[in-house]
RNA sequence: GAGCCGGCCGGACAGCCGCUGGCCCAAUGUGGGCCGGAGGAAAGUCCGGACUCCGUAGGGCAGAGUGCCAGGUAAUGCCUGGGCGGCGCGAGCCGACGGCCAGUGCCACAGAAAAUAUACCGCCCGCAACCGUAAUGGCAGCGGGUAAGGGUGAAAUGGUGCGGUAAGAGCGCACCGCGUUGGUGGCAACAUCAACGGCACGGUAAACCCCACUCGGAGCAAGACCAAAUAGGGAUCCAUGGGCGUGGCCCGCGCCGGAUUCGGGUAGGUCGCACGAGACGCGUGGCGAUGCGCGCCCCAGAUGAAUGGCUGUCACGUUCCGCGUCUGCGGAUCGAUACAGAAUCCGGCUUAUAGGCCGGCUCCU
RNA sequence: GGGCCGUUAGCUCAAUUGGCAGAGCAAGGGACUCUUAAUCCCUAGGUUGGAGGUUCGAUUCCUCCACGGCUCACCA
Numbered sequence: 001g002a003g004c005c006g007g008c009c010g011g012a013c014a015g016c017c018g019c020u021g022g023c024c025c026a027a028u029g030u031g032g033g034c035c036g037g038a039g040g041a042a043a044g045u046c047c048g049g050a051c052u053c054c055g056u057a058g059g060g061c062a063g064a065g066u067g068c069c070a071g072g073u074a075a076u077g078c079c080u081g082g083g084c085g086g087c088g089c090g091a092g093c094c095g096a097c098g099g100c101c102a103g104u105g106c107c108a109c110a111g112a113a114a115a116u117a118u119a120c121c122g123c124c125c126g127c128a129a130c131c132g133u134a135a136u137g138g139c140a141g142c143g144g145g146u147a148a149g150g151g152u153g154a155a156a157u158g159g160u161g162c163g164g165u166a167a168g169a170g171c172g173c174a175c176c177g178c179g180u181u182g183g184u185g186g187c188a189a190c191a192u193c194a195a196c197g198g199c200a201c202g203g204u205a206a207a208c209c210c211c212a213c214u215c216g217g218a219g220c221a222a223g224a225c226c227a228a229a230u231a232g233g234g235a236u237c238c239a240u241g242g243g244c245g246u247g248g249c250c251c252g253c254g255c256c257g258g259a260u261u262c263g264g265g266u267a268g269g270u271c272g273c274a275c276g277a278g279a280c281g282c283g284u285g286g287c288g289a290u291g292c293g294c295g296c297c298c299c300a301g302a303u304g305a306a307u308g309g310c311u312g313u314c315a316c317g318u319u320c321c322g323c324g325u326c327u328g329c330g331g332a333u334c335g336a337u338a339c340a341g342a343a344u345c346c347g348g349c350u351u352a353u354a355g356g357c358c359g360g361c362u363c364c365u
Numbered sequence: 366g367g368g369c370c371g372u373u374a375g376c377u378c379a380a381u382u383g384g385c386a387g388a389g390c391a392a393g394g395g396a397c398u399c400u401u402a403a404u405c406c407c408u409a410g411g412u413u414g415g416a417g418g419u420u421c422g423a424u425u426c427c428u429c430c431a432c433g434g435c436u437c438a439c440c441a
Stems, first nucleotide, its partner, number of pairs: 001363009011314007019037008039339001043350002046348005051219004058251004063215005068082005083097001084095004098210002103208002105204003120150002122146006130138002158176006177199001178197008223271004233262006242256004278297001280295006316335002319332005366440002368435005375390004384421001392408005414430005
């Protein structure tokens, strides 16, 4: 100098004026005092849970999701460690990473052929019209062999080399790749070694599908309580082998009328609701995610929705001047600050984020 | 707050086992007509909301964003 990884902050202080929750004191126009008052993402609502209700949620079908291995966790599609593959000189980073020898589908155009392979050009052999300087020559055509070479395509039926052959070809051999079996190491994914197989397996599963595992549905506008109301009614339709009850459907289960509409009525308050898979510190097991033990602390709770505004100083940044000239120091000037803002609560992921700080590591000079 | 849906030409909409993005109206030009309208013919116009991925190939399949819509007839 260039980069990689991890962690953290994301204005501070003072004054004035406000907002909101709890407690206390005065006292119902409310006023005063004390204490507390946004985030790393509160966001997107993409996953997983807690909690609550619905038919206790039992069986089948359908559907959805996940997909290398092991571990962590309340749980996960998250995290940690490892394997394999790819990228980078490296520190490191990335990976929807089961299965197209169960079946089916698709592979446009081009191309001979796109999947039971195939013969367009070319190469070789045989027959052979014709040409001919009569040579072991050239060559239309016919029959056959050939996937080495050309050409098409995103993709063409293992790759390279040697032998072999009329020309060729795993036809034979060596190495590589692939497959099968066995041994060794590892919990496993997998790695490695040996033998055998002449290659049998084109691609596509973010195509249907197969395999393994998981999933009942809905969501705090869940739901409970209080007050009021749902009164009494009209019309139409369906129907007891029926209808309704929140799963998409069926069985099973519960209830007995149900649906639409006219007209009429309510839409207030309290709880849920903030002590929790909590925060911080120390010790300890573990490579780590994380577990365990002890101590200490209480830390937003609104409901048209509080958490703010102004001024000053400092800090920060832009520009200019002076000194110094390696970093820097002093003054003036301008800017007013990133993304954003709780709404039942947690654990993750993803996305947005001005500027700044700390630690570890790599490469080059 | 929770839940659900949509985005393709100027406007309204199509496009299915993934294979050249179309139609109607509107716009421009021409024909017909004395002129206009109507009618007929022709033409142009596309980042399929954006970015990334799977695939030979994406409007279509997957992921992440952006914008918009549905509220007593999505939920009290």
This is a predicted complex of two RNAs, RNase P RNA and transfer RNA, with 441 nucleotides together. It holds a member of the Rfam family "Bacterial RNase P class A". By type it is a ribozyme.